The RNA shown here (transfer RNA) has 72 nucleotides and comes from a marine sediment metagenome. The RNAcentral record of the sequence draws on MGnify. It matches the Rfam family "tRNA". Rfam classes the family as a transfer RNA. Its mean pLDDT, the model's own confidence on a scale to 100, is 84.
[in-house]
RNA sequence: GGGGCUGUAGCUCAGGGGGAGAGCGCUUCUUUCGCAAAGAAGAGGUCGGGGGUUCAAGUCCCCCCAGCUCCA
Numbered sequence: 001g002g003g004g005c006u007g008u009a010g011c012u013c014a015g016g017g018g019g020a021g022a023g024c025g026c027u028u029c030u031u032u033c034g035c036a037a038a039g040a041a042g043a044g045g046u047c048g049g050g051g052g053u054u055c056a057a058g059u060c061c062c063c064c065c066a067g068c069u070c071c072a
Stems, first nucleotide, its partner, number of pairs: 001071007010024004018055001026042005048064005
């Protein structure tokens, strides 16, 4: 220098054009003398950044950034 993969909640990851979600974690409540476990409810997201396509983009296209990897 070139190719490929990945980037989504605090962590691990789904979601592949039309509702942003799960598990764990966090908060509150119930149960207990108390803790844990269990159950119920809730908070928490510029979907890495910018631009484009589209009526509509986390998703498709281009560029950039970061990480991993292959070639030289």